[in-house]
Context: one part of a larger RNA
RNA sequence: UCUUCGUUAAGGAACUAGGCAAAAUGGCCCCGUAACUUCGGGAGAAGGGGCGCUUGCUGGGGUGUUAAAGCCCUGGCGAGCCGCAGUAAAUUGGUUCUAGUGACUGGUUAACAAAACCACAGGUCUCUGCUAAGCCGUAAGGCGAUGUAUAGGGGCUGACGCGUGCCCAGUGCCGGAAGGUUAAAGGGAGAGGUUAGCGUAAGCGAAGCUUUGAACUGAAGCCCCGGUGAACGGCGGCCGUAACUAUAACGGUCCUAAGGUAGCGAAAUUCCUUGUCGGGUAAGUUCCGACCCGCACGAACCGCGUAACAACUAGAACGGUGUCUCAACGAGGAACCCG
Numbered sequence: 001u002c003u004u005c006g007u008u009a010a011g012g013a014a015c016u017a018g019g020c021a022a023a024a025u026g027g028c029c030c031c032g033u034a035a036c037u038u039c040g041g042g043a044g045a046a047g048g049g050g051c052g053c054u055u056g057c058u059g060g061g062g063u064g065u066u067a068a069a070g071c072c073c074u075g076g077c078g079a080g081c082c083g084c085a086g087u088a089a090a091u092u093g094g095u096u097c098u099a100g101u102g103a104c105u106g107g108u109u110a111a112c113a114a115a116a117c118c119a120c121a122g123g124u125c126u127c128u129g130c131u132a133a134g135c136c137g138u139a140a141g142g143c144g145a146u147g148u149a150u151a152g153g154g155g156c157u158g159a160c161g162c163g164u165g166c167c168c169a170g171u172g173c174c175g176g177a178a179g180g181u182u183a184a185a186g187g188g189a190g191a192g193g194u195u196a197g198c199g200u201a202a203g204c205g206a207a208g209c210u211u212u213g214a215a216c217u218g219a220a221g222c223c224c225c226g227g228u229g230a231a232c233g234g235c236g237g238c239c240g241u242a243a244c245u246a247u248a249a250c251g252g253u254c255c256u257a258a259g260g261u262a263g264c265g266a267a268a269u270u271c272c273u274u275g276u277c278g279g280g281u282a283a284g285u286u287c288c289g290a291c292c293c294g295c296a297c298g299a300a301c302c303g304c305g306u307a308a309c310a311a312c313u314a315g316a317a318c319g320g321u322g323u324c325u326c327a328a329c330g331a332g333g334a335a336c337c338c339g
Base pairs, nucleotide, nucleotide: 001334002333003332004331005330006329007328008327010325011324014323027051028050029049030048031047036041038159052081053080054079055078056077057076058075059074060073061072062071063070082086094318095317096316097315098314099313100312101310102309106118107117122157123156124155125154126153127152128151134143135142136141160305161304162303163302165235166234167233170232171231172228173227174226175225176224179223180222181221185217186216190212191211192210193209194208197204198203236254237253238252239251240250263297264294275291276290277289278288279287
């Protein structure tokens, strides 16, 4: 010097990103216990008091007996004794307040992350009529299911409470079938090659074979016509106006499929920004309550609340502390030096 422990004057979080670590609390009995609440909880809330040993009196229960005694278990009321200390060691909750997020119990990155992530009960949309849909397999076959729409598969959301607005123009999905377009196939007009034949020749040229081949017929799909948002998604701009000023309930105009409703809002979202005001502190870029100018919240990629719960996140307080002011001493083990 390192490491594992122990103790510490005065102060008591001044440490630090952050009370990390440590200290503190702790058991049983009695008293007592708030807001809020889904009436179950919250709650061991919080906050207090008692606890050893000796002895006296007095109950209850069991066993046992004719009745008892004795023994065992368990109360109440006194008197006294000792220590710094009586759950004398060990085991053995620190507590409270405010907010965010997720309802909860549960699950997760075996070996740096346990969470606000996943799941969840509940909600909703959609597919599926049974040889079901869907999935595995080349197939046979199997799962679904020895189930049958109160069932099974898939998507999204995620207890509960109050709600879930407008847009179907684009994309998707569903429905429609009049018209347009359209494949193979059918169809075969016509054209070319070849040659029996005809012709003096140029050439013409049947049948067959062969190379091609127009019109016409021809499904789904697409175009088209509708529907559909708890389908993918989207949800404006400029100018003016009130008898102080300011602001604009109001008006005009352009564009759009429609121009963001309720609720919330400097937010896990706010750039400017440490916004402004209030609270808490002597002092607060964090925190809480408001305001609304929402760069760039917003309604099942759900919106806003919410008791209970959380090794979650942020802030505050009490208690207690070597975290610190600021370090000291002691014990065990190392390192190091000497032999």
This is a predicted structure of a 339-nucleotide part of an RNA (large-subunit ribosomal RNA, domain IV) from an Anaerolineales bacterium. Rfam family: Bacterial large subunit ribosomal RNA. Its family is annotated with structural constituent of ribosome and ribosome in the Gene Ontology. Lineage of the source: Bacteria > Bacillati > Chloroflexota > Anaerolineae > Anaerolineales. The coordinates come from a structure-prediction model, not an experiment, and the mean pLDDT is 88.